[in-house]
This is a predicted structure of a 249-nucleotide part of an RNA (large-subunit ribosomal RNA, domain VI) from a Parcubacteria group bacterium. Taxonomically the source falls in Bacteria candidate phyla (Bacteria). The coordinates come from a structure-prediction model, not an experiment, and the mean pLDDT is 87.

Context: one part of a larger RNA
RNA sequence: CGUUGAUUCUUGAGGAAAUUUGUCUCUAGUACGAGAGGACCGAGAUGAACUGACCUCUGGUCUAUCUGCUGUCCUGCCAAGGGCAUCGCAGAGUAGCUAAGUUGGGUAUGGAUAACCUCUGAAAGCAUCUAAGAGGGAAGCCAAUUCCAAGAUCAGGAAUCGUUUGAGACUCCUAAGAGAUGAUUAGGUUGAUAGGCACUAGGUGUACGCACAGUAAUGUGUUCAGCCGAGGUGUACUAACAGUCGAUU
Numbered sequence: 001c002g003u004u005g006a007u008u009c010u011u012g013a014g015g016a017a018a019u020u021u022g023u024c025u026c027u028a029g030u031a032c033g034a035g036a037g038g039a040c041c042g043a044g045a046u047g048a049a050c051u052g053a054c055c056u057c058u059g060g061u062c063u064a065u066c067u068g069c070u071g072u073c074c075u076g077c078c079a080a081g082g083g084c085a086u087c088g089c090a091g092a093g094u095a096g097c098u099a100a101g102u103u104g105g106g107u108a109u110g111g112a113u114a115a116c117c118u119c120u121g122a123a124a125g126c127a128u129c130u131a132a133g134a135g136g137g138a139a140g141c142c143a144a145u146u147c148c149a150a151g152a153u154c155a156g157g158a159a160u161c162g163u164u165u166g167a168g169a170c171u172c173c174u175a176a177g178a179g180a181u182g183a184u185u186a187g188g189u190u191g192a193u194a195g196g197c198a199c200u201a202g203g204u205g206u207a208c209g210c211a212c213a214g215u216a217a218u219g220u221g222u223u224c225a226g227c228c229g230a231g232g233u234g235u236a237c238u239a240a241c242a243g244u245c246g247a248u249u
Base pairs, nucleotide, nucleotide: 001151005161006160007159008158009157010156014148015147016146017145020048021047022046023045024044025043026042032037050105051104052103053102054101058099059098060097061096065092066091067090068089069088070085071084072083073082074081075080109143110142111141116136117135118134119133168245169244170243171242172188173187174186175185176184193239194238195237196235197234198233199232200231202228203227204226209222210221211220212219213218
């Protein structure tokens, strides 16, 4: 830009992906074979590699967070803290992201066939799978499975709403299940979209101050405290103001 108002839901022409494989058990020590050995067909179990999704578990990371420690500067000093030193170093660690973790997938089935095997059968009184005709036959082919898909310009279909009594959309704003930017998605006061606030799953590990014991370092009690809480629930306190386009010439 087109599909000639819009929203939602769809059909599927066409395209892409996948369609790998081992071992064991039963059938059965059966058929077969003198024995040694040892099946077809069929049924089941469990793996490998590959691949999709996810984070309950096991772990990793976690420059949010909590705690311990060193040097130095600062808050007048003590105490308590703050800055810098690779996040200063170290020990843990929620959300998120992850694999080595968890959980799925390949199957089955139908059709047409290849090599090949056949039936009937002449040319050629026989024979012959082929010349007319017919059947079987593969991890391969076409479907079946999953995903994309009407720019499929032959631009499809359905429902609903609307044509100035304006359906709907956009700019803009609050954001994240999205993200380089666009886009997408959740919302914009008829509101829980984000922040704040309250509570909390959870993390760290028992704060400061005071009291007591001790010459003191330190310990004990108050106190499983204090701090945090990317997750969850609630709550309009703050910010979602304001505007534009839009379907008969």